[in-house]
Molecule: transfer RNA
Organism: Clostridia bacterium
């Protein structure tokens, strides 16, 4: 320089054929339960799906650009 992969919440992560409300776990906040801590049990908040354009009646999902990050190779 080629070429493949990958990017969702503070961290790991689901999301199927593009459809109508994005998911869980941990992790934080509040509450039960203890004489108290923890474990356990309820609930809550947290996200412009990596940026920007394109297609589309509709995009996390299809595409094109650029951005990082990981392999592989001249």
């Nucleotide at each position: 320089g080629g070429c493949g992969g990958c990017g969702u919440a503070g961290c790991u992560u689901a999301g199927c054929u593009g459809g109508u409300u994005a998911u869980a776990g941990c992790g934080g906040c509040c509450g039960g339960u203890u004489c108290a801590u923890a474990c356990c049990c309820g609930g809550c908040a947290g996200g412009u799906c990596g940026u920007u354009g394109g297609u589309u009646c509709g995009a996390a999902u299809c595409u094109g650009a650029c951005c990082g990050c990981c392999g592989c190779u001249a």